This is a predicted structure of a 90-nucleotide RNA (transfer RNA) from an uncultured bacterium. It was read from a public genome assembly. Its mean pLDDT, the model's own confidence on a scale to 100, is 81. Rfam family: tRNA.
RNA sequence: GGAGAGGUGGCAGAGUGGCCGAAUGCGCCGCCUUGCUAAGGCGGUGAGCCCUCGCGGGUUCCGUGGGUUCGAAUCCCACCCUCUCCGCCA
Numbered sequence: 001g002g003a004g005a006g007g008u009g010g011c012a013g014a015g016u017g018g019c020c021g022a023a024u025g026c027g028c029c030g031c032c033u034u035g036c037u038a039a040g041g042c043g044g045u046g047a048g049c050c051c052u053c054g055c056g057g058g059u060u061c062c063g064u065g066g067g068u069u070c071g072a073a074u075c076c077c078a079c080c081c082u083c084u085c086c087g088c089c090a
Stems, first nucleotide, its partner, number of pairs: 001086007010026003018070001027045006046061006063079005
């Protein structure tokens, strides 16, 4: 350089244009269970900004930036990065 696959929350990972800021598992937090652990069960659990004494609420964010669309994590374009294969130089 060429071809292909991919980038989603703390980690892994699913995700027919609408029911998605987002399944599931792990992790973490709380509770139950136990004499105590482990195991198990139930619930919760991303970040920024704004409002609120607090509880909580609003809004934006799926690598970055654009585009299509009433509507984009999902489709299109460019770029960045990762992986696989091929080629070239040394």